RNA sequence: GGGCCGCUAGCUCAGUUGGUAGAGCACCCGGCUUUUAACCGGGGUGUCGUCGGUUCGAGGCCGACGCGGCCCA
Numbered sequence: 001g002g003g004c005c006g007c008u009a010g011c012u013c014a015g016u017u018g019g020u021a022g023a024g025c026a027c028c029c030g031g032c033u034u035u036u037a038a039c040c041g042g043g044g045u046g047u048c049g050u051c052g053g054u055u056c057g058a059g060g061c062c063g064a065c066g067c068g069g070c071c072c073a
Base pairs, nucleotide, nucleotide: 001072002071003070004069005068006067007066010025011024012023013022019056027043028042029041030040031039049065050064051063052062053061
């Protein structure tokens, strides 16, 4: 220098054909318990890496850039 893959909640990851975002764990509030843990009820807490484009509508499509990984030179 070139190619490919990834980037979504605090962490690990889903998200079909573009139709308006979820799970587990963690966390917060309450219950139970002498206390902790466990258990039960409730709560999503998010600039979908950034900027721009296409579209009635983008996490998913197009372009550039950033970060991480693998391969080639």
Transfer RNA from an uncultured Actinomycetes bacterium, 73 nucleotides, folded computationally. The prediction has a mean pLDDT of 80. Its Rfam family is "tRNA". Gene Ontology term of the family: triplet codon-amino acid adaptor activity. It is annotated as a transfer RNA.